[in-house]
RNA sequence: ACUCUAGUGGCGGACGGGUGAGUAACACGUGAGAAUUUACCUUUAGGAGGGGGAUAACAGCGUAUCAAUAGAUAUUACGGAAACGGCUGCUAAUACCCCAUAUGCUUUUGAGUGAAAUAGAUUUAUCUGCCUAAAGAGAAGCUCGCGGCUGAUUAGCUUGUUGGUAAGGUAAUGGCUUACCAAGGCGACGAUCAGUAUCUGGUUUGAGAGGACGAUCAGACACACUGGAACUGAGACACGGUCCAGACUCCUACGGGAGGCAGCAGUGGGGAAUUUUCCGCAAUGGGCGAAAGCCUGACGGAUCAAUACCGCGUGAGGGAAGACGGCCUAUGGGUUGUAAACCUCUUUUUUUCAGGGAGGAAUUCAAUGACGUGUACCUGAGGAAUAAGCAUCGGCUAACUCCGUGCCAGCAGCCGCGGUAAGACGGAGGAUGCAAGUGUUAUCCGGAAUCACUGGGCGUAAAGCGUCUGUAGGUGGUCUAGUAAGUCAACUGUUAAAUCUUGAGGCUCAACUUCAAAAUCGCAGUCGAAACUAUUAGGCUAGAGUAUAGUAGGGGUAAAGGGAAUUUCCAGUGGAGCGGUGAAAUGCGUAGAGAUUGGAAAGAACACCGAUGGCGAAGGCACUUUACUGGGCUAUUACUAACACUCAGAGACGAAAGCUAGGGUAGCAAAUGGGAUUAGAUACCCCAGUAGUCCUAGCUGUAAACAAUGGAUACUAGAUGUUGAACAGAUCGACCUGUGCAGUAUUAAAGCUAACGCGUUAAGUAUCCCGCCUGGGAAGUAUGCUCGCAAGGGUGAAACUCAAAGGAAUUGACGGGGGCCCGCACAAGCGGUGGAGCAUGUGUUUAAUUCGAUACGCGAGGAACCUUACCAGGGCUUGACAUGUACUUGAAGGCUUAAGAGAUUAAGUCGACCUUUAGGGGACAGGUACACAGGUGCUGCAUGGCUGUCGUCAGCUCGUGUCGUGAGAUGUUGGGUUAAGUCCCGCAACGAGCGCAACCCUUACUGUCUGUUACCAGCAGGCCUUCGGGCGCUGGGGACUCAGGCAGAACUGCCGGUGACAAACCGGAGGAAGGUGGGGAUGACGUCAAGUCAUCAUGGCCCUUAUGUCCUGGGCUACACACGUGCUACAAUGGCAGGUACAAAGCGUUGCGAGACGGUGACGUCCUUAGCAAAUCGCAAAAAGCCUGUCUCAGUUCGAAUUGGAGUCUGAAACUCGACUCCAUGAAGUUGGAAUCGCUAGUAAUCGCGCAUCAGAAUGGCGCGGUGAAUAUGUUCCCGGGCCUUGUACACACCGCCCGUCACACCACCCGAGUUGGGGGUACCCGAAGUCGCUAGUCUAACUGUAAAGAGGACGGUGCCGAAGGUAUGCCUGGUAAGGGGGGUGAAGUCGUAACAAGGUA
Repeated sequence: ACUCUAGUGGCGGACGGGUGAGUAACACGUGAGAAUUUACCUUUAGGAGGGGGAUAACAGCGUAUCAAUAGAUAUUACGGAAACGGCUGCUAAUACCCCAUAUGCUUUUGAGUGAAAUAGAUUUAUCUGCCUAAAGAGAAGCUCGCGGCUGAUUAGCUUGUUGGUAAGGUAAUGGCUUACCAAGGCGACGAUCAGUAUCUGGUUUGAGAGGACGAUCAGACACACUGGAACUGAGACACGGUCCAGACUCCUACGGGAGGCAGCAGUGGGGAAUUUUCCGCAAUGGGCGAAAGCCUGACGGAUCAAUACCGCGUGAGGGAAGACGGCCUAUGGGUUGUAAACCUCUUUUUUUCAGGGAGGAAUUCAAUGACGUGUACCUGAGGAAUAAGCAUCGGCUAACUCCGUGCCAGCAGCCGCGGUAAGACGGAGGAUGCAAGUGUUAUCCGGAAUCACUGGGCGUAAAGCGUCUGUAGGUGGUCUAGUAAGUCAACUGUUAAAUCUUGAGGCUCAACUUCAAAAUCGCAGUCGAAACUAUUAGGCUAGAGUAUAGUAGGGGUAAAGGGAAUUUCCAGUGGAGCGGUGAAAUGCGUAGAGAUUGGAAAGAACACCGAUGGCGAAGGCACUUUACUGGGCUAUUACUAACACUCAGAGACGAAAGCUAGGGUAGCAAAUGGGAUUAGAUACCCCAGUAGUCCUAGCUGUAAACAAUGGAUACUAGAUGUUGAACAGAUCGACCUGUGCAGUAUUAAAGCUAACGCGUUAAGUAUCCCGCCUGGGAAGUAUGCUCGCAAGGGUGAAACUCAAAGGAAUUGACGGGGGCCCGCACAAGCGGUGGAGCAUGUGUUUAAUUCGAUACGCGAGGAACCUUACCAGGGCUUGACAUGUACUUGAAGGCUUAAGAGAUUAAGUCGACCUUUAGGGGACAGGUACACAGGUGCUGCAUGGCUGUCGUCAGCUCGUGUCGUGAGAUGUUGGGUUAAGUCCCGCAACGAGCGCAACCCUUACUGUCUGUUACCAGCAGGCCUUCGGGCGCUGGGGACUCAGGCAGAACUGCCGGUGACAAACCGGAGGAAGGUGGGGAUGACGUCAAGUCAUCAUGGCCCUUAUGUCCUGGGCUACACACGUGCUACAAUGGCAGGUACAAAGCGUUGCGAGACGGUGACGUCCUUAGCAAAUCGCAAAAAGCCUGUCUCAGUUCGAAUUGGAGUCUGAAACUCGACUCCAUGAAGUUGGAAUCGCUAGUAAUCGCGCAUCAGAAUGGCGCGGUGAAUAUGUUCCCGGGCCUUGUACACACCGCCCGUCACACCACCCGAGUUGGGGGUACCCGAAGUCGCUAGUCUAACUGUAAAGAGGACGGUGCCGAAGGUAUGCCUGGUAAGGGGGGUGAAGUCGUAACAAGGUA
């Protein structure tokens, strides 16, 4: 000398970085202001003279012996675990101190106070420092105006509080602090309290006004483990400083100590969720330094995350056998789809490799790059290479099919989807959307005019205070003048930057970024204008008020008076009931009711007049009179001069019921008792009856307190009533007419309204003020407060739950609503059913009693086998039946035998077709294999077709027009009339269609034509004859009957009446028939998811050696019983026996079957009979009827069931299970309860006949004729229907809807003995650290000093304040709780039926 290091000293650690706990505040934003400070920086002026004492670093420290100490010897570790610390000694400064002086400051003008380091560096002349003062810049502190959250279920708050004086304190003003004085200050324009919250530029949304938010970036504030405190410093009461207290973590030798990631990374925890313990100071910035430089998790970068924004790519062209595969299919095809494969091309983007290669770097030179292994970028090479997903496809909303599933699994933003054909679930194919993303979730704004300033409402949807008086407030007539607060205009300052907007520039574009401009709506200032608002002053009279003269009135309060009625009492007459009801009973009455006559008493209410009339603010007010009293209206002139309107809070009044006290109580009458009704009847009805109703004095303060309509003012067509007074006209007058007012009504134009409706008394057009509303329920509940004697009133939520609740109108349906009308609907009649026996169907039973219908003698017009679908058993498997292919055998077909219950199996035999190229082929049949057949299996709620029912009821619709916002209406309603929407008239309708009617069939009359099988008058014949005649038998006839054609006839055509000069109705004539002549066929739009998959057809599903098919037997025929439909009866209007008469319509060859004979008969027999494929023959006898006889009222000569026996017929077969016949037997039943059915004229009733089905098997079904009534000339009621109207909370449409308790489950809430937290207030106790004050106990270098000491300082002590802590007591707010309470929601629970219709008591 250099380097490293310890230390002294200086500056910085108050910046930068993080976070948003607190804070509702001068914290923030914005704009002003005055009583201040400011290190570093800049400028200016001046200065730096003389002294002094310390201290860190550094060094030592012990113990033992000797020694008075000093010291010597020996040995060497000052204390402490640590953090850290003690004593002694040495030393420097730009560290510290003193003196002097100075602009300065103070000042009572005497004076006082008061600075420095002349140091450092070197290039020796400069630089950097030091002190004082003034100014600046930037920074900081303080004050004020204005602005921005919620709650009144927070209404009073405040004692240093508000002000003053003095003092202290501060950088500075100030109750900032203290003493004294005064009693102020804040608050409905929201104080205080509670809750929540950093604020702003801005972000986001919105057309805007607004709304929501306050991440990133920027400004401000606050905080730094929690609470308190000061120190240092220019600046802090200090994130990485100090002290104390507390909680927590860690170390400890238990004595003591240490700590604070809301710095950057990172860890744990919590959570739906948020990255690397990276690189660098290269840039920008900060601190220190003269500089080099050092520090910097600020910052620059990289990493992770599609978190967001932006850009780009994942190839391009060709390519149809429209490939394969997938999916769908009508099986033809379609679609995926030029998509792929394949061919050609390009590496421009991306990617890989190689080469090159910036800018960010500026300073005097030089050096300096984290990013970055050379990044961005450029060049070359390579090869289509390395690169597509997510959601959705029912509507909103772009995009559709198949399969699976079967109210399951599941979806869902809202509506909603899923129960066997799911475009909604799951999968697939396809499609659509967006795309390196897509979808979901959460949140905010929008749409939302759904808190409405812009920009809503309040009659009925939510919403007008019950009414009035009136304070604050808001609003306010007209003229003139002033002022200039609002208002308008100009300018100035500010409105940070960023953002937004516009124009440019830079990254290949963009995002991004740079520049410029504009903007920044506000606040403040200056100068103006003066119309309007405001204000001041002065006027005016139209608003308002006063005076005067009239006037109507149930306006109010008090007092007095009155009659009718009711009840009670007394007395008379009288004598058995009264009363009450749908009907009764309770009740009253022979102890004399009710009735009636007379008298007396009491209380309450006031008939008629009386009225969409009057009065009052509303509630409300009614016999008459009197007293007092409020308001209105009209008119005239005079006066005041805006005195007005509306009103938060406040006050007053306020029906009925209710409450308190005292009276009163006739009638009525909650509660209550009794009687009825009823399943019950705590009701409706009846008999009683207490509070109450009445009066006085108080309270309550509510009503559908309604016109569901706040008040005031002005304006905007009319018409018609009525009340009041006035005026005019007229009149003798009342009346009357008119005018302008004030009320009160009806109707109506414009306008308004969702509609209904309102409409000068507005719900119209406007202005002002007040009140109120914001989906339904929970709920006018809970809680708090307040009022009340109580009952309760006022104010008044939330959790939870639903997708509606509601208004007005429309169309239907319904009503124990109304009107009109019809129908065997009732009534009037006749005959039945329900009682008996039997038949038949249903229920029930069963291995099966097949299935379906339920309109139950229905499918079925006919179950012994078959039918047959069911059950048991035995069989078959390309099948009982159809088509095709391949192979194979054989004609087809017939017959016989055996086994078997049979199906079937086995054997045998007869037969041997057509064609041929001689192989074969064809038809037919058998076998094998494969396609397929088959199903009376399911779904009639997938369907077609067909059918039933309302109902043969008179309805159902359309086009155009018109009306209505619309649904819809009109037409179609109305007045008549009809069987009829039939017809007429009228009419904003005019027309039309399907229905009605008619046309069709049949029947009743007539004419004509045709006459065979029909007919037979006349003519002729034949046969028979009881001689009267009979027989269509024959010829013939065409007269009659009949049959079949054609035609006529009936139309309200004619007359009278009624009616509207209509339609039509009533009566009559004529006529065979008279008012659609009788009967039939004919069934509108539709309803019932009516019936039928079992007639048939058919989608889908299911079975395939069976759910198919064949066979035998059984079953469909069962039988405690219940119901429906019928037959036969119960008898004498009858039964039986004998005799005798008169139909129609059908049917017949697998048939009807004459006749004869047999049988008691069913029936049989006969040549397997005659006749007949039918107006010819047959069934076939009609029966009731008539005549005669008998029975004589009985369980019978009624009745015929049942049973025994014997038969007939059909049929392979008659046992289960047929019909019929004969003999015998001879039940029940003596006219049928409640209830219920059919029928109005050739009908009911009664009598028989036929047919279909069918081998046989009707009391059923469908037809036919014979005999042949009664009653109704009405619509009250039951049922059904039609039209109009009305109500409706119904629309699956009254078999509807719907209410409440109870029981069960779940959910949220309220109260709650309590218990446990949090917050905050007040009072008191304790009192750390610390500032400030007091104090001379201890210690003390600088200065003074005559050396004694003093000044000053430190420590100690003490006082005030004081955090945490403790005690006590109110308040606010959570958690939890036995128990209690209501509420909500739930599946098909229980009890009733309160409401909707007159909801059955409005």

This is a predicted structure of a 1402-nucleotide RNA (small-subunit ribosomal RNA) from a metagenome. The sequence is in RNAcentral, with records from SILVA. Its mean pLDDT, the model's own confidence on a scale to 100, is 83.